RNA sequence: UCAUCGAGACCGGCUGAGGGAUAGGCCCUUUGAUGCCGGGGCAACCUGCGAACUGUGGCAAGCUCGCAAGGUGCCAACUCCUGCGGCACGCCGGACGGCGGGCCGAGAGAUGA
Numbered sequence: 001u002c003a004u005c006g007a008g009a010c011c012g013g014c015u016g017a018g019g020g021a022u023a024g025g026c027c028c029u030u031u032g033a034u035g036c037c038g039g040g041g042c043a044a045c046c047u048g049c050g051a052a053c054u055g056u057g058g059c060a061a062g063c064u065c066g067c068a069a070g071g072u073g074c075c076a077a078c079u080c081c082u083g084c085g086g087c088a089c090g091c092c093g094g095a096c097g098g099c100g101g102g103c104c105g106a107g108a109g110a111u112g113a
Stems, first nucleotide, its partner, number of pairs: 001113005010039005018028003022083004040075003045071002047068005053062002079108001084105004089100004
């Protein structure tokens, strides 16, 4: 910089109090957090193979689909939710205003190349 992020996938051993990035919320956790190790699984970004199409004089290259699973990654909750901006609503209140969820985008983060 680009792509993706509402799908999917857990057991054992050791450890022993925290963890979910951050703040707030909410949640998980001694019926065992976290970390390490072993095994298992999910997925298909890269990779390999095959096919169609585009393309070329022919290649190359591109694109789509399928198969595999070598390199990564992942295996509570939508990236757990919100945070910043916009749009259109609903509820409360005499009003300034307050509350609530919905959609779009940005930011941040994660993973791959």

This is a predicted structure of a 113-nucleotide RNA (SAM riboswitch aptamer (S box leader)) from a marine sediment metagenome. The coordinates come from a structure-prediction model, not an experiment, and the mean pLDDT is 85.